Context: one part of a larger RNA
């Protein structure tokens, strides 16, 4: 010093922290949705209308169609589910840190600039009809829409082909680039304001890749390597590259420690120390990796994707035995393991995120409350006065000493606590409205010293001593060592010392 644990004890507040073990298994709820101003429907209400039936003959009933309206929404479509949150299993590696390179790259949303948005087409879900299945789910037929999908046109621009010319660069090259040829676009919505769409360039942001250097242990691991090292052609990627492939050559690494084995996420930091250094990597922040185990791709600007898909495996659950469903290392919570680690809480009021034109919806991120002396900090458990130095306890040389101004008594105070009353800031904006926390913090009034002290030690190191009990017994102990009849070392009591809502013990690090 600690993410601690254990023993005894325990009043309050603020700020933090809280499964270090089984990356063990998980009941239940919630943790990622949103947009009707992209689209066709469905449901509902109203109005009109059609035909039918009933009767009280202009009213009722069920139905069809059209229009309008706000609302709800399964489906198509868009954006987001690659962020945020968790964990540290793996990884000794360009994973991380630091400094460079990219003339070898991509980048949705956002910003700026330039140029566009033309003509057509065919489907499909929903819906209707009809099957199969216990369920999960799924087959066939029919209809329909779009900012869904497809084709043609246009091409400022871009790409490709093959270049004149000029500039730059260490080289491969790169920048600018006229003329020629070929290829590549688009979507509408809204009452409107507006919001969107396409192409290109630039920016911003984010990401990929490569390289120098740096940081564990073992030589009782000395040799390792065949896509291995290099070349050529080809493929592949956003992109260099044995990244992949065919052929050719025989290389490449290694005592400056390869290979192998063990251990381990890395860093800013944190702890310690005068420093150098040593230890460490909880919380907070950056990067990486993982998401039941192993593998794979799809979609997409971005994933080889924690709450997506497919395959295999282990496990659990449902089943009508044919077949299906699941993944808390999200927040709570359960069992288990363990010396040991919390509520199945409140709220979207704030900050931030997703979607939306907005209202808004969603948000176990977050803001808060709860539990735990787990830590740090602050406060309290009273203050003054009070000597017949009371009583009691303990010791005693029996004179007394000590506990001790300590108590009682007297005079005060009201922090905390208790009760009552008032009562925020955090809330931004033109204004109105909007607070989970919370009737909380805080303020005022009232009451009464009332409700609030323990733990360890006292032989030396090391501050603090006597009596009794015990008698090498019972016991103590960090080291030296105490105890066998006068024990300041064991046990108890009185006294004393230390720290104090804590005090000791254990563990670990300096």
């Nucleotide at each position: 010093a600690c993410g601690a644990a254990c023993g005894c004890u325990g009043g309050c507040g603020g700020c933090g922290u809280g499964c270090u073990u089984a990356a063990c298994a998980c009941a239940u709820g919630c943790a990622a949705g949103u947009c009707g101003a992209a689209c066709g429907g469905a449901u509902u209400a109203u109005a009109c209308u059609c035909a039918u039936a009933g009767c009280u003959c202009g009213c009722u009933a069920a139905g069809g169609g059209u229009a309008u309206a706000g609302a709800u929404u399964a489906g198509u479509g868009g954006c987001g589910g690659a962020c945020g949150g968790g964990u540290g299993a793996g990884u000794a590696a360009c994973a991380c840190g630091u400094g460079g390179a990219u003339a070898a790259u991509c980048u949705g949303c956002c910003u700026g600039u330039a140029a566009c948005a033309u003509c057509g087409g065919g489907a499909u879900a929903a819906c209707c009809c009809u099957g199969u299945g216990a369920a999960a789910a799924u087959g066939g037929g029919g209809c329909u829409a779009a900012u869904a999908c497809c084709g043609g046109a246009u091409a400022a621009a871009u790409u490709c082909a093959a270049u004149a010319u000029g500039g730059c660069g260490c080289a491969u090259g790169u920048c600018a680039a006229a003329a020629u040829g070929a290829a590549u676009a688009a979507a509408g919505a809204g009452a409107a304001a507006u919001c969107g769409g396409u192409u290109a360039c630039a920016g911003a942001u984010g990401a990929g890749u490569c390289c120098g250097c740096g940081g564990c242990u073992g030589a009782u691991u000395a040799g390792c390597u065949a896509g291995u090292u290099g070349g050529u052609g080809g493929g592949g990627u956003a992109a260099a590259g044995g990244c992949c492939u065919a052929c050719c050559a025989a290389g490449g690494c290694g005592a400056c420690g390869a290979u192998c084995a063990g251990u381990a996420g890395c860093c800013g930091g944190c702890c310690u120390g005068a420093g150098a250094g040593g230890g460490u990597g909880a919380a907070c922040g950056g990067c990486c990796a993982c998401a039941c185990u192993g593998g794979a791709a799809c979609u997409g600007a971005g994933a080889c994707a924690c709450g997506g898909u497919c395959c295999a495996g282990a496990c659990u659950c449902c089943u009508a035995c044919g077949g299906g469903a699941g993944g808390c290392a999200g927040c709570a919570g359960u069992g288990g393991g363990g010396a040991a680690u919390c509520u199945u809480c409140c709220g979207c009021a704030a900050u931030g995120g997703g979607c939306g034109a907005a209202a808004g919806c969603c948000u176990g991120a977050c803001g808060g409350a709860g539990c735990a002396a787990c830590g740090c900090c602050g406060c309290g458990u009273g203050g003054g006065u009070g000597a017949a130095g009371a009583a009691g306890g303990c010791c005693u040389u029996c004179g007394g000493g000590u506990u001790g101004u300590a108590a009682a008594g007297c005079c005060c105070u009201g922090u905390c606590u208790u009760a009552u009353g008032g009562g925020a800031a955090g809330a931004a904006g033109a204004a109105a409205g909007u607070g989970a926390c919370g009737g909380u913090a805080c303020c005022a009034u009232a009451g009464g010293a009332g409700g609030a002290a323990g733990c360890c030690a006292c032989g030396g190191c090391u501050a603090a001593c006597u009596a009794c009990g015990u008698g090498c017994c019972a016991g103590c102990a960090g080291c030296c060592g105490c105890g066998g009849u006068a024990a300041u070392a064991c046990g108890u009591a009185g006294g004393u010392g230390g720290c104090g809502a804590g005090c000791g013990u254990u563990g670990u690090c300096c």
Small-subunit ribosomal RNA, 5' domain from an uncultured organism, 510 nucleotides, folded computationally. RNAcentral holds the full RNA, with entries from ENA, Greengenes and SILVA. The prediction has a mean pLDDT of 84.